[in-house]
Context: one part of a larger RNA
RNA sequence: GGAUGACCUUUGGCGGCGUGCUUAACACAUGCAAGUCGAACGGAGUUAUCUCAAUUGCCGAUUGACGGAGCUUGCUCCAGAUUGAAGCGCCCGAGAUAACUUAGUGGUGGACGGGUGAGUAACGCGUGAGUAACCUGCCUAUCACAGGGGGAUAACGAUUAGAAAUGAUCGCUAAUACCGCAUAAGCGCACAAGGUCGCAUGACCAAGGGCGAAAAACUCCGGUGGUGAUAGAUGGACUCGCGUCUGAUUAGCUAGUUGGUGAGGUAACGGCCCACCAAGGCGACGAUCAGUAGCCGAACUGAGAGGUUGACCGGCCACAUUGGGACUGAGACACGGCCCAAACUCCUACGGGAGGCAGCAGUGGGGAAUAUUGCACAAUGGGGGAAACCCUGAUGCAGCGACGCCGCGUGAGUGACGAAGUAUUUCGGUAUGUAAAGCUCUAUCAGCAGGGAAGAAAAUGACGGUACCUGACUAAGAAGCCCCGGCUAACUACGUGCCAGCAGCCGCGGUAAUACGUAGGGGGCAAGCGUUAUCC
Numbered sequence: 001g002g003a004u005g006a007c008c009u010u011u012g013g014c015g016g017c018g019u020g021c022u023u024a025a026c027a028c029a030u031g032c033a034a035g036u037c038g039a040a041c042g043g044a045g046u047u048a049u050c051u052c053a054a055u056u057g058c059c060g061a062u063u064g065a066c067g068g069a070g071c072u073u074g075c076u077c078c079a080g081a082u083u084g085a086a087g088c089g090c091c092c093g094a095g096a097u098a099a100c101u102u103a104g105u106g107g108u109g110g111a112c113g114g115g116u117g118a119g120u121a122a123c124g125c126g127u128g129a130g131u132a133a134c135c136u137g138c139c140u141a142u143c144a145c146a147g148g149g150g151g152a153u154a155a156c157g158a159u160u161a162g163a164a165a166u167g168a169u170c171g172c173u174a175a176u177a178c179c180g181c182a183u184a185a186g187c188g189c190a191c192a193a194g195g196u197c198g199c200a201u202g203a204c205c206a207a208g209g210g211c212g213a214a215a216a217a218c219u220c221c222g223g224u225g226g227u228g229a230u231a232g233a234u235g236g237a238c239u240c241g242c243g244u245c246u247g248a249u250u251a252g253c254u255a256g257u258u259g260g261u262g263a264g265g266u267a268a269c270g271g272c273c274c275a276c277c278a279a280g281g282c283g284a285c286g287a288u289c290a291g292u293a294g295c296c297g298a299a300c301u302g303a304g305a306g307g308u309u310g311a312c313c314g315g316c317c318a319c320a321u322u323g324g325g326a327c328u329g330a331g332a333c334a335c336g337g338c339c340c341a342a343a344c345u346c347c348u349a350c351g352g353g354a355g356g357c358a359g360c361a362g363u364g365g366g367g368a369a370u371a372u373u374g375c376a377c378a379a380u381g382g383g384g385g386a387a388a389c390c391c392u393g394a395u396g397c398a399g400c401g402a403c404g405c406c407g408c409g410u411g412a413g414u415g416a417c418g419a420a421g422u423a424u425u426u427c428g429g430u431a432u433g434u435a436a437a438g439c440u441c442u443a444u445c446a447g448c449a450g451g452g453a454a455g456a457a458a459a460u461g462a463c464g465g466u467a468c469c470u471g472a473c474u475a476a477g478a479a480g481c482c483c484c485g486g487c488u489a490a491c492u493a494c495g496u497g498c499c500a501g502c503a504g505c506c507g508c509g510g511u512a513a514u515a516c517g518u519a520g521g522g523g524g525c526a527a528g529c530g531u532u533a534u535c536c
Stems, first nucleotide, its partner, number of pairs: 001536004006532001008530001010528001013408006019401002021366001026364003030361003035108003040105002043102010057088002067078005115319003124244007134236002139232007147181001149179002156171006187212003191208001194205004217224002245291003252282003257279006264272001294316004298309004321342005344355004372398001374397003380394001381392004411441004421432004445477001448471004455463001480525005485506003491520005501508002
């Protein structure tokens, strides 16, 4: 000088882009972070419509037979058997259709995405090879097929145990759930005439017969699915060469250890596991042991060589309270799955149960130190679905922090009587200083008012009335920090008197201190400045 996930002191106007628990892989209240499909299935519920069935009470609009009275002899009044509309109430099942919702069975996804760096000095990572020793759901292409049966079970109903978590018994039922049978172009297994090759084990092609293994339907009639095989793509597993921190005040280490044969196991090779046999294997080119550590692309620095680091972003690995285990599955020995053990926390009716933030927020704790219990699925991407759509703390955004980088502003011009004040003085002056005031302007930012996007392909915008544009308005609302002996840019006065103090190094201070403290002046950087820590 440069750098930082920085801290601290002090000061602080605006914006853009980034970035933010480096410590306790300490413990966690609360909410959310992985669902989805009714076009696989049987139910259940709600609403609407329709069909059939069932049911009779109140009220009494209206109709007005027969009759009575009055008289204007064909009208009025009274009375009222009977008819019984609308309304209210009561009773009351069964089925169909449609729409919506959905606990359960079933499919698919929860192996991605997100977090952390504890462990690991290792084929973990990097790089370059190999597999004649391998797997691969969804996707793409091609070929072939989809015939016919069966028995259950959840849901549900009944009974029942328990405080709860959760069950138990009996009964009923469906499927793209499950199980046989048939079929087999291709496939697998053990053979195999023969052919083509190689790099030793051998690899590939193959007539032929033997044995073996498949399937599922739904539909809104447009479609969507199912099974076998081959090839591809993608993703993964394994092997090897080289490289990968420190210590010899760690020199010997090793019995499944090294190799063989055989059997087992695996997708696959292999002491991977086991039985037997042999006695090997590693090591001064550093084994073993101990310490430290995730590795890399990269980042910082440096002329480079090199040194240091591995935050953010990207690739790989490992882990998910600690230890162990398998199940399911194309894929896990699985962060928000299961089982066991341990520690801890919580509930309990004391019999027994529940839990796992190193997901996003947030809390306590630790610490010098690190943010909101925000908005939205509008975009990008992911899961499911035929789709509509649903889910998505991935992600997109907003909030907080000068934590970093970058940009902008805090005014511009004019202005000598060199005002006042202050400091100094040889008392003449000099400095602050065109600085201020005054005058003339301007409006970037902030504030006010109006308009107002792109991001989105028809519709759909969280951000957001945001960015941006326009108008009016006032110099108003916006400067500090460090330093001034030399290194090192920048000097005087007073106070102090080896005291108080300063200090990165040299060193200042004991009565004229440009080095301490204050003031005036000056220098540097600037929304920062300076100290500290760490690296080159």
The part of an RNA shown here (small-subunit ribosomal RNA, 5' domain) has 536 nucleotides and comes from an uncultured bacterium.
The RNAcentral record of the full RNA draws on ENA and SILVA.
The coordinates come from a structure-prediction model, not an experiment, and the mean pLDDT is 84.